[in-house]
C1' cells in the first nucleotide's frame, strides 16, 4: 500500500408515523422524528414485489409496464477509520 474483516474513535444516513407538495396509482420530494444501517452511498443490469393511467379483451373485482421499489435479493461502481 492492497484485499479480507469490523473492536475503538470521528462522523454519516434516516424507518414507522405526522404535515405540506406531487402523481391515475404504486410511489416520490421537503420538514420533523429515529426503527435501524459498515455501504441504509450511487446505478433499474438480472430476479422478486407493488401499481394499472393507457392498451387489449372473452365485459372480467381479471390481464398487461413503458411506471415504481437499491431500507427486497443478487450484481456493478465508488468509499471514512484501522484493533484482533
Nucleotide at each position: 500500500c492492497u484485499u479480507a474483516c469490523g473492536a475503538a474513535a470521528a462522523g454519516g444516513c434516516a424507518g414507522c408515523c405526522c404535515a405540506g407538495c406531487u402523481g391515475a396509482a404504486a410511489g416520490g420530494c421537503u420538514g420533523g422524528u429515529a426503527c435501524g444501517c459498515a455501504a441504509a452511498g450511487c446505478c433499474a443490469u438480472g430476479g422478486g414485489u407493488c401499481u394499472a393511467a393507457g392498451g387489449a379483451u372473452u365485459u372480467a373485482u381479471g390481464c398487461u409496464a413503458u411506471g415504481a421499489u437499491c431500507g427486497c435479493c443478487a450484481g456493478g461502481c465508488u468509499u471514512c477509520c484501522g484493533a484482533a
The RNA shown here (c-di-GMP-I riboswitch aptamer) has 84 nucleotides and comes from a Bacillota bacterium. The model forms 95% of the base pairs in the Rfam consensus. Taxonomically the source falls in Bacillota (Bacteria, Bacillati). The sequence was found by an Rfam model in a public genome assembly. Its mean pLDDT, the model's own confidence on a scale to 100, is 87.